Predicted 3D model of a 156-nucleotide RNA (Lysine riboswitch aptamer) from uncultured Ruminococcus sp. Taxonomically the source falls in Ruminococcus (Bacteria, Bacillati, Bacillota, Oscillospiraceae). Of the family's consensus pairs, 100% are formed in the model.

RNA sequence: AAUAGAGGCGCGGUAUUUAUCAGUAACGUACACUAAGGCGCGGAAACGCCGUACGUAAAAGGAAAUACCGCCGAAGUCCUUAAAGUUUUUUCGGGCUAUAAGGGCUGGGAUAACGCGGAAUACGCGUUGUACUGUCGCGUAUCGCGGAGAGCUAUU
Numbered sequence: 001a002a003u004a005g006a007g008g009c010g011c012g013g014u015a016u017u018u019a020u021c022a023g024u025a026a027c028g029u030a031c032a033c034u035a036a037g038g039c040g041c042g043g044a045a046a047c048g049c050c051g052u053a054c055g056u057a058a059a060a061g062g063a064a065a066u067a068c069c070g071c072c073g074a075a076g077u078c079c080u081u082a083a084a085g086u087u088u089u090u091u092c093g094g095g096c097u098a099u100a101a102g103g104g105c106u107g108g109g110a111u112a113a114c115g116c117g118g119a120a121u122a123c124g125c126g127u128u129g130u131a132c133u134g135u136c137g138c139g140u141a142u143c144g145c146g147g148a149g150a151g152c153u154a155u156u
Stems, first nucleotide, its partner, number of pairs: 001156005008072001010071009026056006037050004041093006075106008084097004107133002110130008135147005
């Protein structure tokens, strides 16, 4: 350097199903009614809407399970910049979604606290911690300590 390979509650994709969202939004019927105030992410301007009962009744984003496929920097995530979509309209700002370029971090999954996102107790992310696990190195060697995937093992 090339090729092959290992880690395990291992990673990603696609399809199907399920729960949640939610008996909510919306729609229909009946009754009431528009003043103040409130709501539509925040500011400004504009515009729209608003109560009660009954009936019908979702979806997106997020999650899980199963099957198949591709895999073992698998891949994920964060920051910056660019441009697109969405958040009632315009504008300034923010959020969310997918994309491109550059950069940072992470061996792997699990778990606790706090913060952020989220409708959420789910789930994701960030920071700090905990034990477990694979691997290599060192040692006082059934154990202890340390390192990081730019690693480790095998073959050539």
Background
RNAcentral holds the sequence, with entries from MGnify. It matches the Rfam family "Lysine riboswitch aptamer". Rfam describes the family as follows. Riboswitches are metabolite binding domains within certain messenger RNAs that serve as precision sensors for their corresponding targets.